[in-house]
RNA sequence: AAAGCCGGUCAGGCAGCCGCUGCUGCUGCCCCUCGGGGCAACAGGAGAGGAAAGUCCGGGCUCCACAGAGCAGGAUGACGGCUAACGGCCGUACGCCGCGAGGCGAGGAACAGGGCCACAGAGACGAGCAAACCCCCUCGGGGGUGGACGUGAAACGCGGUAACCUCCAUCCGGAGCAACACCAAAUAGGCGGACGAUGACGCUGCUCGCCGAGUCCGCGGGUAGGUGGCUUGAGCCGGCCAGCAAUGACCGGCCUAGAGGAAUGGUUGCCCACGACAGAACCCGGCUUAUCGGCCGACUUUCCCA
Numbered sequence: 001a002a003a004g005c006c007g008g009u010c011a012g013g014c015a016g017c018c019g020c021u022g023c024u025g026c027u028g029c030c031c032c033u034c035g036g037g038g039c040a041a042c043a044g045g046a047g048a049g050g051a052a053a054g055u056c057c058g059g060g061c062u063c064c065a066c067a068g069a070g071c072a073g074g075a076u077g078a079c080g081g082c083u084a085a086c087g088g089c090c091g092u093a094c095g096c097c098g099c100g101a102g103g104c105g106a107g108g109a110a111c112a113g114g115g116c117c118a119c120a121g122a123g124a125c126g127a128g129c130a131a132a133c134c135c136c137c138u139c140g141g142g143g144g145u146g147g148a149c150g151u152g153a154a155a156c157g158c159g160g161u162a163a164c165c166u167c168c169a170u171c172c173g174g175a176g177c178a179a180c181a182c183c184a185a186a187u188a189g190g191c192g193g194a195c196g197a198u199g200a201c202g203c204u205g206c207u208c209g210c211c212g213a214g215u216c217c218g219c220g221g222g223u224a225g226g227u228g229g230c231u232u233g234a235g236c237c238g239g240c241c242a243g244c245a246a247u248g249a250c251c252g253g254c255c256u257a258g259a260g261g262a263a264u265g266g267u268u269g270c271c272c273a274c275g276a277c278a279g280a281a282c283c284c285g286g287c288u289u290a291u292c293g294g295c296c297g298a299c300u301u302u303c304c305c306a
Stems, first nucleotide, its partner, number of pairs: 001302004006297005012271007020047002023044003027040005049277001053288002056286005061176004073172005078092005094105004108167002113165002115161003125157001132145005180228004190219006202210002235254005241248002272275001
């Protein structure tokens, strides 16, 4: 230098203007049970991803169920380790591929049992094949002993196959943020109390009159609506230590969307390598799939130069 292999990382950049959604500060208006709440303006600062995706696996969290054990069903399966957990990850052995860096991969049990084993072969686990020998006999066969050569992936050997059922070991209760919790109208119904045909309530503030079966109060559940759950977390960044590694301990620093018909946009200018796949909706760890390109690092093979 070329070709490759593995890991990490970025995801057009900068500036101006106008918007949108949270947060903080401040001001104004309104409501108020005086605790506070709502709306608006201004300022500051924040505002999608490496996969936010598929919802495949594992957990947190919430509710329901639950003495214990088992059945059914599902998942996993070398050995050792990591982890909250896993079907994930790391290491080692083994098999295959590659000159190589490296990539891919099956994996408990076949004396518990069942099934299956193409073609060929007598025979695929049941039995029993040629020659030869013996017996019977209707001279063509029957029975017994015997088991070569050969076929085949495998030939009698406790055969192979468990990615056929099965057995063994380990793990798994169910549903999911539309979970769940709290506040709480109107209308209808429920429960309790008071009054009421000796006329309640209403007309009607009072008396009279009229009408004629309900009226009033309290409680509690649910609905509409509202609030919480909701983003401080198995968190991120840096350093250092232990470990081959996955990973873990310690120290320092940081706060980084939280909506609820659902924001993250529009436009102008300049520049370049001309910009892919795609967008949160309770959270996290994985796996898988999609993806224009760029950068960094370790390593391999070949060639060249010193």
Bacterial RNase P class A from Thiobacillus sp. SCN 64-317, 306 nucleotides, folded computationally. Its Rfam family is "Bacterial RNase P class A". It is annotated as a ribozyme. It is recorded under the gene name rnpB. The source organism's lineage runs through Bacteria, Pseudomonadota, Betaproteobacteria, Nitrosomonadales and Thiobacillus.